[in-house]
Molecule: transfer RNA
Organism: Rhodopirellula maiorica SM1
């Protein structure tokens, strides 16, 4: 250099072009001599720009991060 794939809360990971959800984690409270598990409530997120559309996490398209492949 080209080419192919990916990007979502503190992690992992779901989402038919139409309410952003799940698990774990953090906090808050119940339980408990204390705590550990259990239970209950709860913070926090779509990599940046631009187009398309009534409607964009999604579709196009440029920059950026990551993988993997080919000379």
């Nucleotide at each position: 250099a080209c080419g192919u794939c990916u990007c979502u809360g503190g992690u992992g990971c779901a989402a038919c072009g139409g309410u952003a959800g799940c698990a774990c984690u953090g906090c808050u409270g119940a339980u408990u001599c204390c705590a550990a598990a259990c239970c209950a409530g709860u913070u926090a997120g779509u990599c940046a720009g631009g187009g398309u559309u009534c409607a964009a996490a999604u579709c196009c398209u440029u920059g950026g991060g990551g993988a993997c492949g080919u000379g």